c-di-GMP-I riboswitch aptamer from Sulfurovum sp., 80 nucleotides, folded computationally.
[in-house]
RNA sequence: AAGUUACAAGGCCAAACCUGCUGUGAAGCUGGGACGGAAAGUCAUGGGUCUCUUUAAGGAGAGAUCGCCAGACCACCAAU
Numbered sequence: 001a002a003g004u005u006a007c008a009a010g011g012c013c014a015a016a017c018c019u020g021c022u023g024u025g026a027a028g029c030u031g032g033g034a035c036g037g038a039a040a041g042u043c044a045u046g047g048g049u050c051u052c053u054u055u056a057a058g059g060a061g062a063g064a065u066c067g068c069c070a071g072a073c074c075a076c077c078a079a080u
Base pairs, nucleotide, nucleotide: 004079005078012037013036017032018031020029021028022027035067041073042072043071045070046069047068048065049064050063051062052061053060054059
C1' cells in the first nucleotide's frame, strides 16, 4: 500500500412506530425509539420501485428513494 474478515477494543448509524414541521404527492427534516447494519458513510451515474404533470395512444417531462441492485469516491481498529 492492497485485499479479506474470525476473535477483541473504542465506538458509529438507526427500521417500524410515535411527536412536531415542510411538501399536491412519493417523501424529507426534528425529537423519541431500536428492526437491524462492517460501510445502513457520500454521490441520483446506470437500472429498479414510487409520486406529480402531460398525451387519444405511443410516449414525454419534473421529482422521491443510496436501509432495492450495481457502480464511483472516502473510510476506524485488530488479525492474516